[in-house]
RNA sequence: UUAGUGGUUUUCUAGGGUUCCGCCAAGCUUCAAAGCCUGGGUCUGGUCCGAGGGAAAACGCACAGCAAUAGCUGUGAUCACGGAAGGAUAAAAACCUGGGAGUC
Numbered sequence: 001u002u003a004g005u006g007g008u009u010u011u012c013u014a015g016g017g018u019u020c021c022g023c024c025a026a027g028c029u030u031c032a033a034a035g036c037c038u039g040g041g042u043c044u045g046g047u048c049c050g051a052g053g054g055a056a057a058a059c060g061c062a063c064a065g066c067a068a069u070a071g072c073u074g075u076g077a078u079c080a081c082g083g084a085a086g087g088a089u090a091a092a093a094a095c096c097u098g099g100g101a102g103u104c
Stems, first nucleotide, its partner, number of pairs: 004104001007059006015049002020046002022043001023040003027036003061076006079099001081102001085097003
C1' cells in the first nucleotide's frame, strides 16, 4: 500500500426506552362508584423501536439432476475482535452513520 465484499423481504428474539394503554404514588371533585390532574420506567407488563457480527420462513443466487422451453427436486452460501462520538423518533438501544475508525 492492497485485499479479506459475505442478497432482499417478512415474522420474531436478545436488547431498548416511555409518546399511548395499563400499574404505582400525591392532590382535587364525589356519600360512593367513578372522574380530573401532577409525578414516577429506580414499574412485572400491552402498543412501540429492534440486530452486518441473533433465529426462522419465503423469494432470489450458484451448482447438480430430472424435464423441455414452463418448471420440479437436491445441495451450498464459510468468516465476522471492535470503541468513543454523533443522529432519528416521545425516548432509548445490539436502530442509523457502520462488516465505519481502529485492531488482526

Guanidine-I riboswitch aptamer from Paenibacillus catalpae, 104 nucleotides, folded computationally. Its Rfam family is "Guanidine-I riboswitch aptamer". Its family is annotated with regulation of gene expression in the Gene Ontology. The coordinates come from a structure-prediction model, not an experiment, and the mean pLDDT is 79.